[in-house]
Context: one part of a larger RNA
């Protein structure tokens, strides 16, 4: 020193196990914020450092309802002390709610500094303190008011209403890549994706045919099957891909412009009255300038009548087999109806909960019985979970039925506001959405890359008809067929899960599974970021009184305890690697 056994040690593998995740599926909810919000700092406890709840009223305060014996959070101990006069505990409302933070009197290096104004408290009097206000936009009023005589306008104030940040996806819009693929690469793909921005809502968008079809109709969006990987496009490469119709989910329609009517504003013209100035001309006075009457004529103010223009307001009226104004005739009705708001009623959920059947049955073994032998029970309950080993019948529960002072939520009803329909004929006139439609041009969107390219947007630059009118049917032109653009609302079928409930699971079972059996902590980084490990005594602490060695040690022997201590806390099980010790052999 190597091998072999054997007995250890150290390690923490495997089993078992779950407090924790993951995922689906269903139902609710779909926001919260200046009445200061997400999210934090600081503070609060008899001793209290962390977490947790709270906020100077601070592990909490008061109504009211549940519950019913114990209670003062995790979290033990020790004081003190609550409760059947009903605590703790659950659930509803309310109170209170420091600072910081959109943070909004000003400032600022967040959790800090310092004001103004009113009004109180206190001082002899300042200081100090307490309340409430003072921030910026936006829209309405209303006051006021420059540069400029008026007037008007910027500005100013003040009142009122609303914004303003946050939030997991989902929606819609304005922007808008590249790696990729094309076996290379520019058209083209990825892709209108990621990504940035902005806006909304519990959904969002879209919606009642200037739509599709075809010789036969169909009747608003939207979503899923299917037409179909078909027609198509396409360095006709790599690929990209509909639509009509079919079957279903859900269904729901309507309101303005305009013609005309009435009414009221402003402006204009046109008369007509009254006032005023100015000129000319007579007359009177009077040397004369000049006065003062009376006529014309012009301006100009004013009011008053008629039109005409434009503009408020109400009525009308809303569509394509044209429909409407307007004529004639009729008048159902503030009647049916409404998707809006307000209150009431039922109704259902919703956020506490309650009632629940049946051995605490015998033997035996066992620390201990739910296992086992034997003997009953109940089952609208033999779903599961817990109790010293496997329990329908010991516990919670389950199946089944019940429950709400108070607060929300959904449905239906009903009243009120607010809105509100519908005939029939005639057609002379008058209206039916213009810088609109259309066209070039150079562009984007349409499965369609510019093509024979319709159709749709918008840029630039031309530019209509107007109901005896206009659009479209994939170039254009004709006939036919179809709809009626340039206004504008809309339930539900749908698309997503920050969240809260309940079910499920050939999902995981501590190097899985979330990153976390809890942690966005420790810790790294100036910072945006980054990011761990770490679960397991026992059926109960019954967690080892006491005694020995020892450093008042670490660790150990006894002793109790316990079914076990080879379950002693560095605790369940305890493999391997690696380290020993003891004893053959070998060298």
């Nucleotide at each position: 020193g190597g091998c072999a056994u054997a007995c250890g040690g150290u390690g923490g593998a495997u089993g078992c196990c779950u407090u924790g995740g993951c995922a689906u599926c269903a139902g609710a909810c779909g926001g919260c914020g200046a009445a200061g919000a997400a999210g934090g700092a600081u503070g609060u406890g008899g001793c209290a450092g962390g977490c947790u709840g709270c906020a100077u009223a601070a592990a909490g305060c008061c109504a009211c309802g549940g519950g019913g014996a114990g209670c003062u959070g995790c979290g033990a101990g020790c004081a003190a002390g609550c409760u059947u006069a009903g605590a703790u505990c659950c659930g509803u409302g309310g109170a209170u709610u420091u600072c910081c933070g959109a943070a909004u009197g000003g400032g600022g290096c967040a959790a800090c500094c310092c004001g103004g104004u009113u009004g109180g408290a206190a001082u002899a009097a300042u200081a100090u303190c307490c309340a409430a206000u003072c921030a910026u936009c936006a829209u309405a009023u209303a006051u006021u008011g420059a540069a400029u005589a008026a007037a008007a306008u910027a500005g100013a104030u003040a009142u009122a209403u609303g914004a303003g940040g946050c939030g997991a996806a989902c929606u819609c819009a304005g922007g808008g890549a590249a790696g990729u693929g094309a076996a290379a690469c520019a058209u083209c793909u990825c892709a209108g994706u990621a990504c940035c921005u902005g806006a909304a809502g519990g959904a969002a968008c879209a919606g009642a045919a200037a739509u599709c079809a075809a010789a036969a109709g169909a009747g608003a969006u939207u979503c899923c099957c299917c037409a179909a990987g078909u027609a198509g496009c396409g360095g006709c490469g790599a690929g990209c891909g509909a639509a009509a119709g079919g079957g279903g989910a859900c269904u729901a329609g309507c309101c303005c412009a305009a013609a005309c009517c009435u009414g009221g504003a402003u402006u204009c013209a046109a008369c007509a009255a009254u006032a005023a100035a100015a000129u000319u001309g007579a007359a009177u006075u009077u040397u004369g300038a000049a006065a003062u009457u009376c006529a014309a004529u012009u301006u100009u103010a004013u009011u008053g009548u008629u039109g005409a223009a434009u503009c408020c307001a109400g009525g009308g009226g809303u569509u394509g087999u044209a429909g409407g104004a307007c004529c004639g005739c009729a008048u159902g009705a503030g009647u049916a109806c409404u998707a809006u708001a307000a209150u009431g009623a039922a109704u259902a959920u919703a956020u506490a909960g309650u009632u629940g059947a049946a051995a605490c049955c015998g033997c035996a073994u066992g620390g201990a019985a739910a296992g086992g032998c034997g003997u009953g029970u109940c089952a609208u309950a033999g779903a599961a979970g817990g109790u010293g080993a496997u329990a329908a019948c010991c516990c919670u529960g389950u199946a089944a039925a019940c429950g709400a002072a108070a607060u929300a939520u959904a449905u239906u009803c009903a009243u009120u506001a607010a809105g509100g329909a519908a005939g029939c004929g005639g057609u002379a006139u008058c209206c039916u959405g213009a810088g609109u439609a259309c066209c070039a041009c150079a562009g984007g969107a349409c499965a369609c890359g510019u093509g024979g390219a319709a159709u749709c947007c918008g840029g630039u630059g031309g530019g209509a008809a107007g109901c005896u009118g206009g659009g479209g049917g994939g170039a254009c032109c004709a006939c036919c067929c179809u709809c009626c653009a340039a206004g504008g609302c809309u339930a539900a079928a749908u698309a997503c899960g920050u969240u809260c409930u309940g079910a499920u699971g050939a999902c995981c079972g501590a190097u899985a599974g979330a990153g976390c059996a809890u942690a966005g902590u420790a810790c790294c980084g100036u910072g945006a970021g980054g990011g761990a490990a770490a679960g397991g005594u026992g059926a109960a602490a019954a967690g080892a009184a006491c005694c020995c060695c020892a450093g008042u040690g670490a660790g150990g022997g006894g002793a109790g305890u316990g079914a076990a201590a080879g379950a002693g806390a560095a605790c369940c099980u305890g493999a391997a690697a690696c380290c020993g010790u003891a004893u053959g052999c070998c060298u």